The RNA shown here (transfer RNA) has 72 nucleotides and comes from an Elusimicrobiales bacterium. The same sequence occurs in records of 6 taxa. Its mean pLDDT, the model's own confidence on a scale to 100, is 82. It matches the Rfam family "tRNA". By type it is a transfer RNA. Taxonomically the source falls in Elusimicrobiales (Bacteria, Pseudomonadati, Elusimicrobiota, Elusimicrobia).
[in-house]
RNA sequence: GCGCCCGUGGUGAAAUGGAUAUCACAGGAGCCUCCGAAGCUUCUAGUGCAGGUUCGAUUCCUGCCGGGCGCA
Numbered sequence: 001g002c003g004c005c006c007g008u009g010g011u012g013a014a015a016u017g018g019a020u021a022u023c024a025c026a027g028g029a030g031c032c033u034c035c036g037a038a039g040c041u042u043c044u045a046g047u048g049c050a051g052g053u054u055c056g057a058u059u060c061c062u063g064c065c066g067g068g069c070g071c072a
Stems, first nucleotide, its partner, number of pairs: 001071007010025004018055001027043005048064005
């Protein structure tokens, strides 16, 4: 330099055009307990950035940024 893949809460993953983006762990609060752990309830928190297509974009397209793999 060229090609391919990936980027979603603090972490790990789903959702792959359609209603309010789902789950687990972690964190806060409460219940329970003599106190804790476990368990139960609840809350907080997210689509890498900028454009485009579309009635509608996490999803499709373009560029950029970051990461991984291969070729040279």